């Protein structure tokens, strides 16, 4: 340098071009405990990595850039 595959909640990840963008762990409260864990029930928390394009509608399809990992000269 070229190829390919990724970035979506703090964390690992789902997501047929249409729904209010979700799950599990984790935060925070509550419940249960003599007090923990563990188990219950509820809450918060996202510009979908930026930038643009196509479409009536884009996380989702298209360019371009960055950031990560793999291949290869």
């Nucleotide at each position: 340098g070229c190829g390919c595959c990724u970035g979506u909640a703090g964390c690992u990840c789902a997501g047929c071009g249409g729904a209010u963008a979700g799950a599990g762990c984790g935060u925070u409260c509550g419940g249960u405990u003599c007090c923990g864990a563990a188990c219950c029930g509820a809450u918060a928390g996202g510009u979908c990595g930026c930038a643009g394009g196509u479409u009536c509608a884009a996380g989702u399809c298209c360019u371009g850039u960055c950031g990560g990992g793999c291949g290869u000269g």
The RNA shown here (transfer RNA) has 73 nucleotides and comes from a Clostridiales bacterium. Its Rfam family is "tRNA". Rfam links the family to the GO term triplet codon-amino acid adaptor activity. The sequence was found in a public genome assembly. The source organism's lineage runs through Bacteria, Bacillati, Bacillota, Clostridia and Eubacteriales.